[in-house]
Context: one part of a larger RNA
RNA sequence: UUGGGCGUAAAGCGUCUGUAGCCGGUCUGGAAAGUCUUUUGUUAAAUACCAAGGGCUCAACCUUUGGAAUGCAAGGGAAACUUCCAGACUCGAGGAUGUUAGGGGCUGAUGGAACUCUUGGUGGAGGGGUGGAAUCCGUUGAUAUCAAGAGGAACACCAAAAGCGAAGGCAUUCAGCUGGAACAGUCCUGACGGUGAGAGACGAAAGCGUGGGGAGCGAAAAGGAUUAGAUACCCUUGUAGUCCACGCUGUAAACGAUGGAUACUAGCUAUGUGAAGUGUCGACCCUUCACGUGGCGAAGCUAACGCGUUAAGUAUCCCGCCUGGGAAGUACGGCCGCAAGGCUAAAACUC
Repeated sequence: UUGGGCGUAAAGCGUCUGUAGCCGGUCUGGAAAGUCUUUUGUUAAAUACCAAGGGCUCAACCUUUGGAAUGCAAGGGAAACUUCCAGACUCGAGGAUGUUAGGGGCUGAUGGAACUCUUGGUGGAGGGGUGGAAUCCGUUGAUAUCAAGAGGAACACCAAAAGCGAAGGCAUUCAGCUGGAACAGUCCUGACGGUGAGAGACGAAAGCGUGGGGAGCGAAAAGGAUUAGAUACCCUUGUAGUCCACGCUGUAAACGAUGGAUACUAGCUAUGUGAAGUGUCGACCCUUCACGUGGCGAAGCUAACGCGUUAAGUAUCCCGCCUGGGAAGUACGGCCGCAAGGCUAAAACUC
């Protein structure tokens, strides 16, 4: 439990595809289910309501007659809107054509810097580390420096408030395969659309399974310090992991803490992409249009902060969600998972 809400107070599913359902552009004709109108029947009596009377001195009250209301059924009629049927249209949607930008995805190859290790040369006592030290490494030659080789991971500068992607996310360079988007003017289909309970797919990091790989970093662990203690912060090591392939997990402050779609409602400015126009020898600049990404702001909204054509404004449609704090995103049950656990989801009690 409603005529309320969901950026920050409780509340937008992490994201998309899509089934049922709900909602749906313009015109014409028809039907008449919804809708509207009318007639008839019925809706017992009593009660309640309304009108006109009657009776208690009035009134309340009692009483007579008539009416009304609501629902249902049947018949007649209307056709604006919703619906259904038929036909048509092009603005929504989709397709074709021609261009364009991009770290969108997958696979294979590739480059340099840095780092570690190995071998060799030079060299000869320290190095490393810290607030200061020590553990640690070093005369079996370290650190430093030069050369050669091996290895794994990440890609400085460009780099941007920039770009792409549904989200998660995506960056050395090249090639192959591949998804989406934007713009231009013409053509084609002709409402094919929106949302979306269930469902399905994707989904950072960590984690799990099998097999590889393992340079650096580094949970755990060990040691050295600090300290009253120090299961920490600091230091020296260092295993899982981080990397690859395949499979699982399915969660995040998965955030714009803002669901999706459509239409409308002042501007200024920056920037990315495309197109057109004017000027120009040209580079380029200017103007306009479209799509995107930011900053500031009129109206309006908001408890305020703030939002403000990328709305949190004005409206419509569809979905999800909220209803005092704690107990608790827990117990129990169910489903999923190898496990960790996830999803669904209370109550007693207490304030």

Predicted 3D model of a 351-nucleotide part of an RNA (small-subunit ribosomal RNA, central domain) from a marine sediment metagenome.
The full RNA is in RNAcentral, with records from SILVA.